[in-house]
RNA sequence: UGGGGAGUGGUGUAAUCGGCAGCACAGGCGCCUUUGGAGCGCCUAGUCCCGGUUCAAGUCCGGGCUCCCCAG
Numbered sequence: 001u002g003g004g005g006a007g008u009g010g011u012g013u014a015a016u017c018g019g020c021a022g023c024a025c026a027g028g029c030g031c032c033u034u035u036g037g038a039g040c041g042c043c044u045a046g047u048c049c050c051g052g053u054u055c056a057a058g059u060c061c062g063g064g065c066u067c068c069c070c071a072g
Base pairs, nucleotide, nucleotide: 001071002070003069004068005067006066007065010025011024012023013022019055027043028042029041030040031039048064049063050062051061052060
């Protein structure tokens, strides 16, 4: 430098042909319990960035950034 792939709460991962961003763990609060680390309920927290298309974008298009693989 070229080609390919990936980027979603603190972490790991879903989201069909574009249609309310879920789940688990972690964290906080409460209940239960002799205690509590178990169990139950509730809560907090996210689409890498900037534009475009669309009634509507995590998803499609353009340009960037970071990481991985291949080639040179």
The prediction has a mean pLDDT of 80. Transfer RNA from a Thermoleophilaceae bacterium, 72 nucleotides, folded computationally. It matches the Rfam family "tRNA". Rfam links the family to the GO term triplet codon-amino acid adaptor activity. The family's RNA type in Rfam is transfer RNA.